This is a predicted structure of a 346-nucleotide part of an RNA (small-subunit ribosomal RNA, central domain) from a soil metagenome. The RNAcentral record of the full RNA draws on SILVA.
[in-house]
Context: one part of a larger RNA
RNA sequence: UUGGGUUUAAAGGGUGCGUAGGCGGCCCGGUAAGUCAGUGGUGAAAGCCUCCAGCUCAACUGGAGAACUGCCAUUGAUACUGCCGGGCUUGAGUACAGACGAGGUUGGCGGAAUUGAUUGUGUAGCGGUGAAAUGCAUAGAUACAAUCAAGAACUCCGAUUGCGUAGGCAGCUAACUAGGCUGUAACUGACGCUGAGGCACGAAAGCGUGGGGAGCGAACAGGAUUAGAUACCCUGGUAGUCCACGCCGUAAACGAUGGAUACUCGCUGCCGGCGAUACAAUGUCGGUGGCUUAGCGAAAGCGUUAAGUAUCCCACCUGGGGAGUACGCCCGCAAGGGUGAAACUC
Numbered sequence: 001u002u003g004g005g006u007u008u009a010a011a012g013g014g015u016g017c018g019u020a021g022g023c024g025g026c027c028c029g030g031u032a033a034g035u036c037a038g039u040g041g042u043g044a045a046a047g048c049c050u051c052c053a054g055c056u057c058a059a060c061u062g063g064a065g066a067a068c069u070g071c072c073a074u075u076g077a078u079a080c081u082g083c084c085g086g087g088c089u090u091g092a093g094u095a096c097a098g099a100c101g102a103g104g105u106u107g108g109c110g111g112a113a114u115u116g117a118u119u120g121u122g123u124a125g126c127g128g129u130g131a132a133a134u135g136c137a138u139a140g141a142u143a144c145a146a147u148c149a150a151g152a153a154c155u156c157c158g159a160u161u162g163c164g165u166a167g168g169c170a171g172c173u174a175a176c177u178a179g180g181c182u183g184u185a186a187c188u189g190a191c192g193c194u195g196a197g198g199c200a201c202g203a204a205a206g207c208g209u210g211g212g213g214a215g216c217g218a219a220c221a222g223g224a225u226u227a228g229a230u231a232c233c234c235u236g237g238u239a240g241u242c243c244a245c246g247c248c249g250u251a252a253a254c255g256a257u258g259g260a261u262a263c264u265c266g267c268u269g270c271c272g273g274c275g276a277u278a279c280a281a282u283g284u285c286g287g288u289g290g291c292u293u294a295g296c297g298a299a300a301g302c303g304u305u306a307a308g309u310a311u312c313c314c315a316c317c318u319g320g321g322g323a324g325u326a327c328g329c330c331c332g333c334a335a336g337g338g339u340g341a342a343a344c345u346c
Stems, first nucleotide, its partner, number of pairs: 004317003007300002012314001014201004021194003025088007033081002035077008049065006091191001092188003095184004100179001103177007110154001114150008125136002162169002206247006215241002220236004258313006266291009295302002319346003328339004
């Protein structure tokens, strides 16, 4: 490379928007670039292939043919693709109406708990563990009550629930704001799908500046355990965790499953609509679960939310180690991130 693959064996980009590119609905007309057919020219010779012939055979040599799958020109064909023109509405979008949700941003408010402070009651312990000790406490702790302060998180509801592209989102409330869904079928008329680069977003930890700091708690200290114990357990405790702004750009960023469209048995639960509401209980659209048919799969399993049957586009894989390392380049304040080998070895 051909071929084959990517849930778990190597392999789906963390997610979205989108440039180039690739691909693209139904009908009519035109054109004839791709495509197909005919004809002409060219495609040197030698070689290869077929047949025949000459050296006793063969190698070798000679003759004839075929082939040279191509290119150019020309005459046609018009199904498909392209291009041009016209039309359509089912794809896509818009409008209007309705309900829905922890979707986002900013502000305000609330109660429980925790810790601290002050006061009161009260006296010798408290705390902690497998057992202890460090620690706290007669300068009055722990416990109980009252008042005050602070920061962080929101019990129950709560779910196999919902929303969001992903990361993620949960007390109540206001303002601002985004969205999908359903219904109507009024409008546009293929405006679509995917998406190399690019841009944006992106948990936690970490970084910068300034705040904040109750609880928790890397590091650190002490007490235990132990042969040791740089741990697990205990007592403390700094950064951090919180806020604002700016970086970082990673993850088991997972459904370990890229996106889109169409098609392919059913049963059952839940969520949001529509419809019907007694002439009812069927039905229908979207989502989210469980079980399963065909089919698929190495199996586990998947199974209309496919890992089934197909088409289009992107990303990625090609034995283990060396190594996600070195070097170079790009990005970053740094930490580091991105890209990403080879020798050697099994």